[in-house]
Molecule: transfer RNA
Organism: Planctomycetaceae bacterium
RNA sequence: GCUGGCGUAGCUCAAUCGGAAGAGCAGUUGAUUUGUAAUCAACAGGUUGCGGGUUCGAGUCCCAUCGCCAGCU
Numbered sequence: 001g002c003u004g005g006c007g008u009a010g011c012u013c014a015a016u017c018g019g020a021a022g023a024g025c026a027g028u029u030g031a032u033u034u035g036u037a038a039u040c041a042a043c044a045g046g047u048u049g050c051g052g053g054u055u056c057g058a059g060u061c062c063c064a065u066c067g068c069c070a071g072c073u
Stems, first nucleotide, its partner, number of pairs: 001072007010025004019056001027043005049065001051063003
């Protein structure tokens, strides 16, 4: 230099043919307990790496770019 894959909540990961984002753990509050842990319930947490484009509608498709990984030269 070229090619491919990945990037989504604090962490690990889902999201079907494009129909509008969810789980587990962690966190907060409450219940339970003499108290803690465990358990149960509720809540909160997102510019889907960043910037454009297509579309009635994009995490998903297209272009460019950044980061990581792998391969080729």